A computed fold for a 523-nucleotide part of an RNA from Glaucosphaera vacuolata, annotated as small-subunit ribosomal RNA, central domain. Rfam family: Eukaryotic small subunit ribosomal RNA. The family has 90 seed sequences and 75,755 matches in Rfam 15.1. The family is grouped with related families in Rfam's "SSU clan". Gene Ontology terms of the family: structural constituent of ribosome and ribosome. The organism belongs to Glaucosphaera, within Eukaryota.

[in-house]
Context: one part of a larger RNA
RNA sequence: UUGCAGUUAAAAAGCUCGUAGUCGGAUUUCGGGCAGGUCAAACUGCGUGUGCAAAUUGCAUGCGCGGUUUGGGCUGUCUUCCUUCCGGGAGGUGUUCAUGCACUUGAUUGGGUGUGGACAUUGAUCGGAACUUUUACUGUGAAAAAAUUAGAGUGUUUAAAGCAGGCGAUUGCUGUGAAUACAUUAGCAUGGAAUAAUAGAAUAGGACUUGAGUCUUAUUUUGUUGGUUUCUAGGGCUUAAGUAAUGAUUAAUAGGGACGGUUGGGGGCAUUCGUAUUUCAUUGUCAGAGGUGAAAUUCUUGGAUUUAUGAAAGACGAACAGCUGCGAAAGCGUCUGCCAAGGACGUUCCCAUUGAUCAAGAACGAAAGUUAGGGGAUCGAAGACGAUCAGAUACCGUCGUAGUCUUAACCAUAAACUAUGCCGACUGGGGAUUAGGCGAGCUCAAUUUCGACUCGCUUGGCACCCUAUGAGAAAUCAAAGUUCUUGGGUUCUGGGGGGAGUAUGGUCGCAAGGCUGAAACUU
Numbered sequence: 001u002u003g004c005a006g007u008u009a010a011a012a013a014g015c016u017c018g019u020a021g022u023c024g025g026a027u028u029u030c031g032g033g034c035a036g037g038u039c040a041a042a043c044u045g046c047g048u049g050u051g052c053a054a055a056u057u058g059c060a061u062g063c064g065c066g067g068u069u070u071g072g073g074c075u076g077u078c079u080u081c082c083u084u085c086c087g088g089g090a091g092g093u094g095u096u097c098a099u100g101c102a103c104u105u106g107a108u109u110g111g112g113u114g115u116g117g118a119c120a121u122u123g124a125u126c127g128g129a130a131c132u133u134u135u136a137c138u139g140u141g142a143a144a145a146a147a148u149u150a151g152a153g154u155g156u157u158u159a160a161a162g163c164a165g166g167c168g169a170u171u172g173c174u175g176u177g178a179a180u181a182c183a184u185u186a187g188c189a190u191g192g193a194a195u196a197a198u199a200g201a202a203u204a205g206g207a208c209u210u211g212a213g214u215c216u217u218a219u220u221u222u223g224u225u226g227g228u229u230u231c232u233a234g235g236g237c238u239u240a241a242g243u244a245a246u247g248a249u250u251a252a253u254a255g256g257g258a259c260g261g262u263u264g265g266g267g268g269c270a271u272u273c274g275u276a277u278u279u280c281a282u283u284g285u286c287a288g289a290g291g292u293g294a295a296a297u298u299c300u301u302g303g304a305u306u307u308a309u310g311a312a313a314g315a316c317g318a319a320c321a322g323c324u325g326c327g328a329a330a331g332c333g334u335c336u337g338c339c340a341a342g343g344a345c346g347u348u349c350c351c352a353u354u355g356a357u358c359a360a361g362a363a364c365g366a367a368a369g370u371u372a373g374g375g376g377a378u379c380g381a382a383g384a385c386g387a388u389c390a391g392a393u394a395c396c397g398u399c400g401u402a403g404u405c406u407u408a409a410c411c412a413u414a415a416a417c418u419a420u421g422c423c424g425a426c427u428g429g430g431g432a433u434u435a436g437g438c439g440a441g442c443u444c445a446a447u448u449u450c451g452a453c454u455c456g457c458u459u460g461g462c463a464c465c466c467u468a469u470g471a472g473a474a475a476u477c478a479a480a481g482u483u484c485u486u487g488g489g490u491u492c493u494g495g496g497g498g499g500a501g502u503a504u505g506g507u508c509g510c511a512a513g514g515c516u517g518a519a520a521c522u523u
Stems, first nucleotide, its partner, number of pairs: 004494003007475002012491001014364001016362002021357003026249001031079006038072015083130006091122011103110001134197003137192005149181002153163002165174003207243009217233002254354001255351003258347003262343002267339004273317002277313006284306001288299002325332002369410006379403001383399004421490003425482002428466003433461009443451001470477002496523003505516004
């Protein structure tokens, strides 16, 4: 591993990218013909045995030798190279020469059967040279110490054991036994060629054949030795011509790119609008106003609260707002402009495996918090006060600092939740909705395009409803199904409760802290 679990019991990294790793679509020889021997079935001929009945012979059944047809598996061969070349070569086949034997003929005339040679062809097998895509996998074999284990034989009296023994009976005999299996990885030898990889001819520097040139090596033969050259035989390179069906699989309801009209509260920068709040200025009025369960702290004839008219500031973006949209997630909502990006859809466009998931590594990452500026309307940790209360360091109220907003940098965590990894396939219905496309209708149509509206189909989304042949401990779930009928690919995590996300070490951070992360002990 076979063979666990991960929504809620322990456990899916917040999210995306990404190297190593792991895994990876389909496609190339399928089939047919012939021959040989073999097996089976059916039909059939000859010989022969047995039984019964008969007396021309018939029936039943068995054996041996054949023949025909059909079918099965096996071997060889052709379609379809099984490496090529050189040198041997058992044996087979054919032609031919010589010769022996028996038969035959008028006759070495004819056929048969031997023996020896020559030629051609085939060729088990042996040696040498030049080269060959490479593995995994699998059948067989050799090898793999015994004891042990499994297991055969055997009356240790049985058995655990042992490797003995048995038979005959005065001598002895024994073709007695002391088996066999298993022995996984690696290695060796050999057969197979499905499956999975790998390589080949695209700027032909490709294959094969022939010719030419050039360089190089040097065996043998020219009586001997030496030199040079040629011929000849290897090898290398260059060039020319020829041969060939000359050489590019397809275009994955895989992927990428291009193009088109769209679409979205996706992102960045600038711009614009809106009311509210608070403060200020002016204004009208006059005794309270705030706030609460009730009060008080608080403000108030120096005119509070309230009314009206303006101004300023900083935040925020109501209703519309949806089981709607976009984004990897975090997240995103006033108008307009600019910038780059994305998805889905459509396409008889292009490439052709480019892919999936991912240790290491990297980007982004709410709120709070940190540093330095800006800004400070609102709200508001800390703090102060008023209440409440047995107490209240709280809940309620009045103030209020940091903060809340923004710029530049850090931090890297959340119930970062769908508490549900990502990619691919399959397995039920239904109606809505959103984006694109197609088709039909209707209104504008004063003429089409476009648009609004109605209907149908289709691809991709966010969800929902019904159901359960399925799953589950259940709640429930079209995924949490296709799982004891257990294996599609790949990553991460968990193994009783505490101690403990603690200690220690490492690393990151200005810090706060983050990541990694125990044990003793206890139960």